[in-house]
RNA sequence: GUCCCCGUCGUCUAGAGGCCCAGGACGCUGGCCUUUCAAGCCGGUAACACGGGUUCGAAUCCCGUCGGGGACAC
Numbered sequence: 001g002u003c004c005c006c007g008u009c010g011u012c013u014a015g016a017g018g019c020c021c022a023g024g025a026c027g028c029u030g031g032c033c034u035u036u037c038a039a040g041c042c043g044g045u046a047a048c049a050c051g052g053g054u055u056c057g058a059a060u061c062c063c064g065u066c067g068g069g070g071a072c073a074c
Stems, first nucleotide, its partner, number of pairs: 001072007010026004018056001027045006049065005
């Protein structure tokens, strides 16, 4: 340099155009329970890498940028 894959809560992840101002688990946190802790139960917390486009409608499709990984080349 060329090509391919990936980027979503603190972490891991679901999502394939409308049922999603985004769900689950763990974490953190408030409460219940308990003599206390743990466990269990109920609640809260927090995310679509960035910019543009397509569309009535985009996390999802297209283009570019940035970042990560891989293959090839040098």
Annotation:
The prediction has a mean pLDDT of 82. The RNA shown here (transfer RNA) has 74 nucleotides and comes from Myxococcus virescens. Its Rfam family is "tRNA". Rfam classes the family as a transfer RNA. RNAcentral holds the sequence, with entries from ENA.